Molecule: transfer RNA
Organism: Candidatus Vidania fulgoroideorum
RNA sequence: GGGGGUAUAACUCAGUGGUAGAGUAAUUGUUUUGCACUCAGAAUGUCACCGGUUCAAUCCCGGUUAUCUCCA
Numbered sequence: 001g002g003g004g005g006u007a008u009a010a011c012u013c014a015g016u017g018g019u020a021g022a023g024u025a026a027u028u029g030u031u032u033u034g035c036a037c038u039c040a041g042a043a044u045g046u047c048a049c050c051g052g053u054u055c056a057a058u059c060c061c062g063g064u065u066a067u068c069u070c071c072a
Base pairs, nucleotide, nucleotide: 001071002070003069004068005067006066007065010024011023012022013021018055027041028040029039048064049063050062051061052060
């Protein structure tokens, strides 16, 4: 220098155009002499950024950034 992949909650990841989700963590309650476990509840999101297409974009298109990988 060139090709390809990835970017979604604190962490690990789902979600192929129509209400953004799960597990874990943290938190509140329950339970216990106490801790853990169990059970119940609530909270946490600029879907990396900038534009485009569309009635409507996490999803499709272009660019940028970060990161992984391959070639030289």